Predicted 3D model of a 1446-nucleotide RNA (small-subunit ribosomal RNA) from an uncultured prokaryote.
[in-house]
RNA sequence: AGAGUUUGAUCAUGGCUCAGAACGAACGCUGGCGGCAGGCCUAACACAUGCAAGUCGAGCGCCCCGCAAGGGGAGCGGCGGACGGGUGAGUAACACGUGGGAAUUUUCCUCAAGGUACGGAACAACUCAGGGAAACUUGGGCCAAUACCGUAUGAUGCAGAGAUGCCAAAGGUUGGCCGCCCUAGGAUUGGCCCGCGUUGGAUUAGCUAGUUGGUGGGGUAACGGCCUACCAAGGCUGCGAUCUAUAGCUGGUCUGAGAGGAUGAUCAGCCACACUGGGACUGAGACACGGCCCAGACUCCUGCGGGAGGCAGCAGUGGGGAAUAUUGGACAAUGGGCGCAAGCCUGAUCCAGCCAUGCCGCGUGAGUGAAGAAGGCCUUAGGGUUGUAAAACUCUUUCACCGGUGAAGAUAAUGACGGUAACCGGAGAAGAAGCCCCGGCUAACUCCGUGCCAGCAGCCGCGGUAAUACGGAGGGGGCUAGCGUUGUUCGGAAUCACUGGGCGUAAAGCGCGCGUAGGCGGUUUAUCAAGUUGGGCGUGAAAGCCCGGGGCUCAACCCCGGAAUAGCGCCCGAAACUGGUUGACUCGAGUCCGAGAGAGGGUGGUGGAAUUCCCAGGUGUAGAGGUGAAAUUCGUAGAUAUUGGGAAGAACACCGGUGGCGAAGGCGGCCACCUGGCUCGGCACUGACGCUGAGGCGCGAAAGCGUGGGGAGCAAACAGGAUUAGAUACCCUGGUAGUCCACGCCGUAAACGAUGAGUGCUAGAUGUCGGGGUUUAGGCUUCGGUGUCGCAGCUAACGCAUUAAGCACUCCGCCUGGGGAGUACGGCCGCAAGGUUAAAACUCAAAGGAAUUGACGGGGGCCCGCACAAGCGGUGGAGCAUGUGGUUUAAUUCGACGCAACGCGCAGAACCUUACCAGCUCUUGACAUGGCGGUCGCGGAAUCCAGAAGUAGACUCCCGCGGCUGGGCCGUCAGAGGUGCUGCAUGGCUGUCGUCAGCUCGUGUCGUGAGAUGUUGGGUUCAGUCCCGCAACGAGCGCAACCCUUGUCUUCUGUUGCCAUCAGGUUAAGCUGGGCACUCUGGAGAGACUGCCGGUGACAAACCGGAGGAAGGUGGGGAUGACGUCAAGUCAGCAUGGCCUUUAUGUCUGGGGCUACACACGUGCUACAAUGGCUGACACAGACCGUUGCAAACUCGCGAGGGUGAGCUAAUCGGACAAAGUCGGUCUCAGUUCGGAUUGCAGGCUGCAACUCGCCUGCAUGAAGUUGGAAUCGCUAGUAAUCGCGGAUCAGCACGCCGCGGUGAAUACGUUCCCGGGCCUUGUACACACCGCCCGUCACAUCACGAAAGCUGGCUGUACUAGAAGUAGCUGCGCCAACCCGCAAGGGAGGCAGGUUCCUAAGGUAUGGUUAGUGAUUGGGGUGAAGUCGUAACAAGGUAACCGUA
Repeated sequence: AGAGUUUGAUCAUGGCUCAGAACGAACGCUGGCGGCAGGCCUAACACAUGCAAGUCGAGCGCCCCGCAAGGGGAGCGGCGGACGGGUGAGUAACACGUGGGAAUUUUCCUCAAGGUACGGAACAACUCAGGGAAACUUGGGCCAAUACCGUAUGAUGCAGAGAUGCCAAAGGUUGGCCGCCCUAGGAUUGGCCCGCGUUGGAUUAGCUAGUUGGUGGGGUAACGGCCUACCAAGGCUGCGAUCUAUAGCUGGUCUGAGAGGAUGAUCAGCCACACUGGGACUGAGACACGGCCCAGACUCCUGCGGGAGGCAGCAGUGGGGAAUAUUGGACAAUGGGCGCAAGCCUGAUCCAGCCAUGCCGCGUGAGUGAAGAAGGCCUUAGGGUUGUAAAACUCUUUCACCGGUGAAGAUAAUGACGGUAACCGGAGAAGAAGCCCCGGCUAACUCCGUGCCAGCAGCCGCGGUAAUACGGAGGGGGCUAGCGUUGUUCGGAAUCACUGGGCGUAAAGCGCGCGUAGGCGGUUUAUCAAGUUGGGCGUGAAAGCCCGGGGCUCAACCCCGGAAUAGCGCCCGAAACUGGUUGACUCGAGUCCGAGAGAGGGUGGUGGAAUUCCCAGGUGUAGAGGUGAAAUUCGUAGAUAUUGGGAAGAACACCGGUGGCGAAGGCGGCCACCUGGCUCGGCACUGACGCUGAGGCGCGAAAGCGUGGGGAGCAAACAGGAUUAGAUACCCUGGUAGUCCACGCCGUAAACGAUGAGUGCUAGAUGUCGGGGUUUAGGCUUCGGUGUCGCAGCUAACGCAUUAAGCACUCCGCCUGGGGAGUACGGCCGCAAGGUUAAAACUCAAAGGAAUUGACGGGGGCCCGCACAAGCGGUGGAGCAUGUGGUUUAAUUCGACGCAACGCGCAGAACCUUACCAGCUCUUGACAUGGCGGUCGCGGAAUCCAGAAGUAGACUCCCGCGGCUGGGCCGUCAGAGGUGCUGCAUGGCUGUCGUCAGCUCGUGUCGUGAGAUGUUGGGUUCAGUCCCGCAACGAGCGCAACCCUUGUCUUCUGUUGCCAUCAGGUUAAGCUGGGCACUCUGGAGAGACUGCCGGUGACAAACCGGAGGAAGGUGGGGAUGACGUCAAGUCAGCAUGGCCUUUAUGUCUGGGGCUACACACGUGCUACAAUGGCUGACACAGACCGUUGCAAACUCGCGAGGGUGAGCUAAUCGGACAAAGUCGGUCUCAGUUCGGAUUGCAGGCUGCAACUCGCCUGCAUGAAGUUGGAAUCGCUAGUAAUCGCGGAUCAGCACGCCGCGGUGAAUACGUUCCCGGGCCUUGUACACACCGCCCGUCACAUCACGAAAGCUGGCUGUACUAGAAGUAGCUGCGCCAACCCGCAAGGGAGGCAGGUUCCUAAGGUAUGGUUAGUGAUUGGGGUGAAGUCGUAACAAGGUAACCGUA
């Protein structure tokens, strides 16, 4: 410090996720030792048991034990139980933090002054008598005090203006001494007040009657509405009152570079609470955790009458929970209470126990050791790896273990910890390693198993038969007594942006203005010192963090010292800036004067054109209208058309213009009136009067609503006609609201420049509107507006660019992933429609922007192709052949499926082929190689016999070979074999786009980048062919050419070919001599290059025409197939990974099947006839084949063919007669002398064998068919059409296939349309790329949410009722020792019980508010693999899309 993830790729936006650190943690696996820390985060749930606050006999009396000394007990009394310890429920508050303040308190402690005198009456204990189960309690009696009371004294004390008045005490001890009272200080502690700071919600906007203030009084330690009476009407609030939710606050802790964010366990400070609620008493201090009273809930005891209790003290129990310890030891230390003290008490505390909960430290051994052992795993079978790892040898003993010595903690005594830490000795490598991960992020790879299953997963995503992603193993990586997972926090996240973000199109500028509060604000003078700034002082507890030291062997941990600390307060300075006050200024802003432009607004008039309607108007006749085409509709009752007159409403052609005006919405004939704003020019005037603007107020298109008018045209709804599969649409004919006016609502729009307002600054060029100056120039200059282009700069890019999206400042509004949703609920507004404000659950890993390359478009432009058109001939109809589908079958083997499967693999299934079926066989096998063991002469031929054959058995003979390295056979082991699967694991080969003209690269340049440029543009070409231009310059694969063939000529060759000339010769014949001239054969050359001429073109490339030429513009044909596409085809041609099979999915064999047949399709053949059939005669090819062969001639047969066999290993012989054609003859339009299917009979050939299932011949038979619907195919010249010939395969079998020649056309205006393709451009929401993407209803499943008659809880308000305990007031006839009067009785003062009044907790009633749960039913929403219906959107998406409204 970043990384992964949206895309085919890119940049940017944006969310999600990861790597880090931390934890009071929990869970899983594992676990040796020690130190230091930590340990109910949940039920402030309920608690058994024990302990946690006592002490003092030097305050007092009594009782008991004891001879005494002394000890013990319950009481009275004193001090302490307000500390210490626990918890965080409540509390949003002066509760806390920080800094101040005055009207106060303070037991114990300290300092100082003074005092401590004289009296008195009781009550416990005790005793007697009662009540009660108990707890406890009643009455009588005795008695003490440092308990209680009175009097005295009393000031530097208190009150008061003063006079004057008022207030105390306690004693104990042998002594020292300890106490007591009053007063004034100190210290400490507490109470009170104030400034500032301290969570979320405005879908909480108003709250408040003791409320705010005053006066009098009361009350308190003390100020105060703290309380009360009266008076006034205030107080708080947008700088967030009130309400609501949540929460103890802080020092700190975690994280972070910091700023921040989160948090408030342990330790420390403060607060609050003590079963829940209320209350006071005592006291210095409490409204009191281990005190009291009352009410309530709960638990326990009970003799049922009544009582007792409060672990949020330490342990512990139950419960809750993912989860958190011992009913331990000691007061030795530190501290606390009491005491003169000894001492007692102390679950505070110090220790120990449990727990890997965390942090820190240590160990589980060290050295040597290659035969690189064995075993495991992998393997290309060689080896590699585990791995110096182990073994083995040598050595050490930390920790643990055993034995011994034994601290500090305590400066004298006292040690729970503890025989602990530490030290010494001993034995022995001995007792001590796991967890997670290995697709990318992210360090680490292989095999096997599994087969979208099982499973994994933090995100992206893995798994459908070769998974580095699942499970196991081997190996590796990381950390280590731990390792992973889960949860939470911060970080990364600049993803709430103060530091440090944005708003044209990604989320985001309010529709526009006016303006309140607020924020900000021109030049200058003086002053103040609030902000600001400098210095000093105080505070900022300790601990912690940081720095420097020190102590435990180190570290964690602990100790000491230092530094630091935001902030707050006080004091002294400064005066630049901001601010306050003051004086002045004119440039901001405004006023005035003079001009100007304008659809700016409002009201009232007025005008013409057009549309429609009306006329008891005219002319006129059959149609009009409308559409892609039609129909509905109108019209013989006279339409449309034309003409005349009239009426009505609405809108204002031309001018008219990226012209004008307005804040926006918006504004358009003309005239008048009323009225707002703006601009220019100019002296003068005011003197900062300004900018923005939360709330607020106003304006605000269309649609819509209300009332009343108006209504020509247009036109939602509606009706009809079309279209269509449907058509609730698009098109047509009608047509109502509405559109118009007046008044009142609504308040929204893609209300857009998708760009808030204001000010200043920052190159220009060129239009245009309104002015001014100067001027006559496609001028200059200036102000204000409105456009286009463009520099710097900005931007993700597109683009913006003085009218900024640039550079700055001020103010406002808004955004924070997509969906859910601008929705629900609530509030406000509205007559309604609805508007505005505005969530959550749930769900996804994206959604979105700009640009790029493709692909696509029922987008555009240009251009090709038998693509269409123009033609010729076919297919589709018939019969047959052949292939396919389907069906059938024991099997009908398998593959190929749009073009690019279907006369295809198959250049030839009777057996074989053959892979299929039902049988019969064999099991190292039909075939290959090797090892081991055993055995043997081996091979060949003929015959007999069983069987369907393979095979099994028997017998004979000779021929050939042979001497153990080899061969055969038998057994056995490796292993053979497989047309079994996967063409989606592959190689190779092939098809196709397409013989289309394209596909790329290097360097350079441009762009952030994907990419672009080059390759685009202007011409041209069959062509990315060539030329020109150009930030490109070159190059490669393709094109073309080079190759083959064909067309002309030359030359060479001259047999088997040829014969012009010469000779011979035949009925005839190159037959013979001879020749190589010609034809021909096949070698080598020539020839064609837009080379020449003219025109066009740009002076180019090139095109058009012409000459010459056998051939002319690549002459014709062939071979040749770029980068790539289709997971195209082929595992059955071959090869091959993996899987499967092994007495079978292998092998052999006879038979059957691949040839089936209601049917459908493809490809062909033959026809339907006279351009023909039949028949006779006659003529002309090319290419090819032949010794297992072609076969002449002769001969037999009607013929297929048979017999015989010359010649030929082929320019020699043979196949071999070419046919159409030509010349005659016949048939005469018919199912025929067309057509030949089918069938019968008789034959021929091949072959072991023609039944299933071959071909051919003869005779006989003589079917359908009379030119073929929708649709569809081929072909542009020696082509189509037509005619025959040959070859491969092959024993035989061709209508198929591959070749060959003969005869030999028609047409092409042209590129609008169909199909395919190329280039450029455009749009795109497509990229598996339009066979794409994608929307909504319905149906099903599931999830969360809303509404809902209601129902049930919580909290809370108001009113009334009620009234325990208790304080206070009143009363107090009952009762009472202290003091007073009195001899006494009695009375007084004072008090108690009781009664009563105010206040008041729980409770009750009624009625609101709010919140939560639940609810038949219902509403939309999300999600789900392939469901249904349509096709809305993306291309002009086939009616451009979208926004608002009905």
The sequence is in RNAcentral, with records from ENA. It matches the Rfam family "Bacterial small subunit ribosomal RNA". Its family is annotated with ribosome and structural constituent of ribosome in the Gene Ontology.